Large-subunit ribosomal RNA, domain IV from a metagenome, 316 nucleotides, folded computationally. It matches the Rfam family "Bacterial large subunit ribosomal RNA". Its family is annotated with structural constituent of ribosome and ribosome in the Gene Ontology. Its mean pLDDT, the model's own confidence on a scale to 100, is 91.
Context: one part of a larger RNA
RNA sequence: CUCGGGUUAAGGAACUCGGCAAAAUGGCCCUGUAACUUCGGGAGAAGGGGCGCCGGUGCAAGCCGGCCGCAGUGAAAUGGCUCUACCGACUGUUUACCAAAAACACAGGUCUCUGCAAACGCGCAAGCGGACGUAUAGGGGCUGACGCCUGCCCAGUGCCGGAAGGUUAAGAGGAGCGGUGCAAGCUGCGAAUUGAAGCCCCGGUGAACGGCGGCCGUAACUAUAACGGUCCUAAGGUAGCGAAAUUCCUUGUCGGGUAAGUUCCGACCCGCACGAAAGGCGUAACGAGUGGAGCGCUGUCUCAACCCGAGACCCG
Numbered sequence: 001c002u003c004g005g006g007u008u009a010a011g012g013a014a015c016u017c018g019g020c021a022a023a024a025u026g027g028c029c030c031u032g033u034a035a036c037u038u039c040g041g042g043a044g045a046a047g048g049g050g051c052g053c054c055g056g057u058g059c060a061a062g063c064c065g066g067c068c069g070c071a072g073u074g075a076a077a078u079g080g081c082u083c084u085a086c087c088g089a090c091u092g093u094u095u096a097c098c099a100a101a102a103a104c105a106c107a108g109g110u111c112u113c114u115g116c117a118a119a120c121g122c123g124c125a126a127g128c129g130g131a132c133g134u135a136u137a138g139g140g141g142c143u144g145a146c147g148c149c150u151g152c153c154c155a156g157u158g159c160c161g162g163a164a165g166g167u168u169a170a171g172a173g174g175a176g177c178g179g180u181g182c183a184a185g186c187u188g189c190g191a192a193u194u195g196a197a198g199c200c201c202c203g204g205u206g207a208a209c210g211g212c213g214g215c216c217g218u219a220a221c222u223a224u225a226a227c228g229g230u231c232c233u234a235a236g237g238u239a240g241c242g243a244a245a246u247u248c249c250u251u252g253u254c255g256g257g258u259a260a261g262u263u264c265c266g267a268c269c270c271g272c273a274c275g276a277a278a279g280g281c282g283u284a285a286c287g288a289g290u291g292g293a294g295c296g297c298u299g300u301c302u303c304a305a306c307c308c309g310a311g312a313c314c315c316g
Stems, first nucleotide, its partner, number of pairs: 001311008010302002014300001019297001027051005036041001038145001052067006068072001080295007087287002092104002108143007120129003146282004151212003156209002158205005165200003171194002176189005213231005240274001241271001252268005
């Protein structure tokens, strides 16, 4: 010096990306417990007290008296706690060997297909699965408990519907034209007309793919614009949320917390570039999730010291 372990004055996170690590808490009994809540929970919330031995008594729980130590869950094992925000409802699942998560799944919601030799899947086929099921069933897509909700656009694309019309292949049809032959004939080409699905066309449909504007002016201080004008569009973003896991400018501005806060929380709204099942906004409980704050506690640190052990080093 490296690794493992132990102790430490005063201070107590000043360490650091970050309390990482360590310390602390810890068992049982009694007491006592807030917001919030889906009334189950939150709860072991938090916080406080007790715990040994001997004698008496009692069925016991216990009660009374006495005794010792610094210390009685006398060793070991054995939760640290609180506040707040984000994400995901939850228990689960996952990258066997760098990721356990806010990713996947999930009950629940919804759309769609499927009438049974079902749809769909595997297979060249036979056949099998679906299912010894039958629409309260099965397949596929999206969303993801629950609560309140889920706006506008069908112009394009998709899907669904449409006995008309247009276009449209083979086939039917055969006016007419040709080759050959003396001819009968044989053999080509072939207009009109007729002829499906599809496409065109007409409608519908967004929890289908998707989309959801610009410029100018205007109020008796200013500022702003409820109001007006104009252009474009299929329609110009409703509710709710908003510097956000989304905000470039940006450490936006104000407030809170700190002596001091690019983080955090609450607001504002100029949303570069939120927005409603690629769901929007809330939400008790839950989480080895992520951010912020505090109490306790500490060798993380100020700032290092000593001790024990295993190496390193020396001899063999």